[in-house]
Source information
A computed fold for a 72-nucleotide RNA from Trebonia sp., annotated as transfer RNA. It matches the Rfam family "tRNA". The RNAcentral record of the sequence draws on ENA. The coordinates come from a structure-prediction model, not an experiment, and the mean pLDDT is 80. NCBI's taxonomy places the organism under Bacteria, Bacillati, Actinomycetota, Actinomycetes, Trebonia.
RNA sequence: UCGGGUGUCGCUUAAUCGGGAAGGCGGCUGGCUGUUAACCAGUUGAUCGGGGUUCGAGUCCCUGCACCCGAG
Numbered sequence: 001u002c003g004g005g006u007g008u009c010g011c012u013u014a015a016u017c018g019g020g021a022a023g024g025c026g027g028c029u030g031g032c033u034g035u036u037a038a039c040c041a042g043u044u045g046a047u048c049g050g051g052g053u054u055c056g057a058g059u060c061c062c063u064g065c066a067c068c069c070g071a072g
Stems, first nucleotide, its partner, number of pairs: 001071007010025004019055001026044006048064005
């Protein structure tokens, strides 16, 4: 420099053909318990950045960034 792939809560994994961003672990609060742990209930928090298409974008298009793989 060229080609390909991946970017979603703190971590991990979903989201059909473009149509209400969901779950597990974790955090917080409460219950239970003599206490902790375990268990139960509730709650918290995310689409890599910018632009475009569309009534509507995590998903499609353009561009940039980061990481991984390959070629030179």